């Protein structure tokens, strides 16, 4: 220089192939419960889906560019 994988909630990752409300698990925050704390239970908040650009009625997803990083070749 090339090939390839990854980048989505605070963290760990699904979701892409094959477009069609963006989720789950910890965690955080309220709440029931208890003499009190944990625990369990119940709810809730939290996402410009790395960036920009196209294709479409419609993009996390399909294309083209580029950024960060991990891996291989040379």
């Nucleotide at each position: 220089g090339c090939c390839u994988c990854a980048g989505u909630a605070g963290c760990u990752c699904a979701g892409c192939c094959u477009g069609g409300u963006a989720g789950a698990g910890c965690g955080u925050u309220g709440c029931u419960c208890c003499c009190g704390u944990a625990a369990a239970g119940c709810a809730a908040a939290g996402g410009u889906c790395g960036a920009g650009g196209g294709u479409u009625c419609a993009a996390c997803u399909c294309c083209c560019u580029u950024c960060u990083g991990g891996g291989g070749c040379u």

Predicted 3D model of a 74-nucleotide RNA (transfer RNA) from a Candidatus Nanoarchaeia archaeon. Rfam family: tRNA. A reference for the family is Hou (1993), "The tertiary structure of tRNA and the development of the genetic code", Trends Biochem Sci. Rfam classes the family as a transfer RNA. The coordinates come from a structure-prediction model, not an experiment, and the mean pLDDT is 83. Lineage of the source: Archaea > Nanobdellati > Nanobdellota > Candidatus Nanoarchaeia.